[in-house]
Context: one part of a larger RNA
RNA sequence: CUCUCUCUAAGGAGCUCGGCAAAAUAACCUCGUAACUUCGGAAGAAGAGGUACCCUUGAAAAAGGGUUGCAAUAACCAGACCCUGGCGACUGUUUACCAAAAACACAGGUCUCCGCUAAUUCGUAAGAUCAAGUAUGGAGGCUGACGCCUGCCCAGUGCCGGAAGGUUAAAGAAGUUGGUCAAUCCUUGGAUGAAGCUGGCGACUGAAGCCCCGGUGAACGGCGGCCGUAACAAUAACGGUCCUAAGGUAGCGAAGUUCCUUGUCGGGUAAGUUCCGACCCGCACGAAAGGCGUAACGAUCAGGGUGCUGUCUCGGAGAGAGACUCG
Numbered sequence: 001c002u003c004u005c006u007c008u009a010a011g012g013a014g015c016u017c018g019g020c021a022a023a024a025u026a027a028c029c030u031c032g033u034a035a036c037u038u039c040g041g042a043a044g045a046a047g048a049g050g051u052a053c054c055c056u057u058g059a060a061a062a063a064g065g066g067u068u069g070c071a072a073u074a075a076c077c078a079g080a081c082c083c084u085g086g087c088g089a090c091u092g093u094u095u096a097c098c099a100a101a102a103a104c105a106c107a108g109g110u111c112u113c114c115g116c117u118a119a120u121u122c123g124u125a126a127g128a129u130c131a132a133g134u135a136u137g138g139a140g141g142c143u144g145a146c147g148c149c150u151g152c153c154c155a156g157u158g159c160c161g162g163a164a165g166g167u168u169a170a171a172g173a174a175g176u177u178g179g180u181c182a183a184u185c186c187u188u189g190g191a192u193g194a195a196g197c198u199g200g201c202g203a204c205u206g207a208a209g210c211c212c213c214g215g216u217g218a219a220c221g222g223c224g225g226c227c228g229u230a231a232c233a234a235u236a237a238c239g240g241u242c243c244u245a246a247g248g249u250a251g252c253g254a255a256g257u258u259c260c261u262u263g264u265c266g267g268g269u270a271a272g273u274u275c276c277g278a279c280c281c282g283c284a285c286g287a288a289a290g291g292c293g294u295a296a297c298g299a300u301c302a303g304g305g306u307g308c309u310g311u312c313u314c315g316g317a318g319a320g321a322g323a324c325u326c327g
Base pairs, nucleotide, nucleotide: 001322002321003320004319005318006317007316008315010313011312019308027051028050029049030048031047036041038145052067053066054065055064056063057062068072080306081305082304083303084302085301086300087298088297092104093103108143109142110141111140112139113138114137121128122127146293147292148291149290151223152222153221156220157219158216159215160214161213162212165211166210167209171205172204175201176200177199178198179197180196183192184191185190186189224242225241226240227239228238251285252282263279264278265277266276267275
């Protein structure tokens, strides 16, 4: 010097990204216990006091009296607590070996498919699964307890329904045009060419689909711009105009979302880029990719406080194990 520990005057978070680590709290009994709340909780809230032995009373719990000691859960072992906010309701699950979370799941909600040889899924198939189940069932998607709610747009895409018209395949097919060839004509050779066979084209007939007509958002998704206007000024309830399928409703809002930004105001501090409460100018919240609240819960995240401490001012001392020296 390194590691693992013990103690440390005065101070007590001034350390640090951050009380990380350490210290502190601790058992049992009694008293006592707030906001809030889904009335269950919160709660061991917080906080205060006690704890041995002997005798007596007593069923016990306990009460009274007495005894020793500095000290009686006498050692060891054994919650720190409070306030505010974000997220997720909760218990649970997860990256075996850098992430335990606000991620996943969840009960609950909702939509769609499926009448049983079910839909879905696996397999070329046989077959299997679902299920030895049967719509109070099974499968898939989204959301995620509970409370209050869930606005507008069906133009595009998807899905569902419709069938008048347009388009449209294989196939069929009237017709038409070639090849081949019996035969005929002129005769090295050429021309015409029936039937059959074999090609091409083909009016017309021809389903679903698509076009088309409707519906549908807890389907994929989307939810404007400019200009003017009130008797100070400012602002604009109001008006005009362009565009759109429709122009963001309620609620929330510098948010885990706010660039400018350490926005502005208030609180907390001597001093606060964080925090809390407001404002709204939302670069770029917003209603089941749910919106806003919410008791309880959390090895969650953020801010503050009490207690406590070698985290620090700022170091020091000691024990053990290494390192080091000798063997």
Notes: The prediction has a mean pLDDT of 85. Predicted 3D model of a 327-nucleotide part of an RNA (large-subunit ribosomal RNA, domain IV) from a metagenome. The full RNA is in RNAcentral, with records from SILVA.